[in-house]
RNA sequence: CGCUUAUCAAGAAAGGUGGAGGGUUAUGGCCCUGCGAAACCUUAGCAACCACUCCGAGUCGCAAGACCGGAAAACGGUGCUAAUUCCAUCCUUUGGCAACAAAGGAAAGAUAAGUC
Numbered sequence: 001c002g003c004u005u006a007u008c009a010a011g012a013a014a015g016g017u018g019g020a021g022g023g024u025u026a027u028g029g030c031c032c033u034g035c036g037a038a039a040c041c042u043u044a045g046c047a048a049c050c051a052c053u054c055c056g057a058g059u060c061g062c063a064a065g066a067c068c069g070g071a072a073a074a075c076g077g078u079g080c081u082a083a084u085u086c087c088a089u090c091c092u093u094u095g096g097c098a099a100c101a102a103a104g105g106a107a108a109g110a111u112a113a114g115u116c
Base pairs, nucleotide, nucleotide: 002115003114004113005112006111007110008109013043014042015041016040017039021032022031023030027088028087029086044081045080046079049077050076053071054070055069056068058067059066060065085108090105091104092103093102094101095100
């Protein structure tokens, strides 16, 4: 990098270095930004994806155990801390003369776990 699965309407910021960009890429929109962007560092915080602990008259199994569901847990491995993944782009349905609007899905992306 690719593939598989799950989630993505909630949540959580200060300081230092740094100097002009940033919101994944392209386009359009709309925003953030010299009252200091990105990036890095420190501290603080959010969050239960993995791991760990416990529970289950749930499923499979002779059993060990695996899976599923729940509880607790932030001292472990990651992640995150403007705006729904900021919004749109493709498809379907509904409404509408139309522009367009609403709902659902897909694609893309992010994160986690697994895998070659």
This is a predicted structure of a 116-nucleotide RNA (SAM riboswitch aptamer (S box leader)) from a Chitinophagaceae bacterium. It matches the Rfam family "SAM riboswitch aptamer (S box leader)". Rfam 15.1 lists 9,625 matches to the family in 4,158 species. Rfam links the family to the GO term regulation of gene expression. About the family: The SAM riboswitch is found upstream of a number of genes which code for proteins involved in methionine or cysteine biosynthesis in Gram-positive bacteria. The sequence was found by an Rfam model in a public genome assembly. Taxonomically the source falls in Chitinophagaceae (Bacteria, Bacteroidota, Chitinophagia, Chitinophagales). The coordinates come from a structure-prediction model, not an experiment, and the mean pLDDT is 80.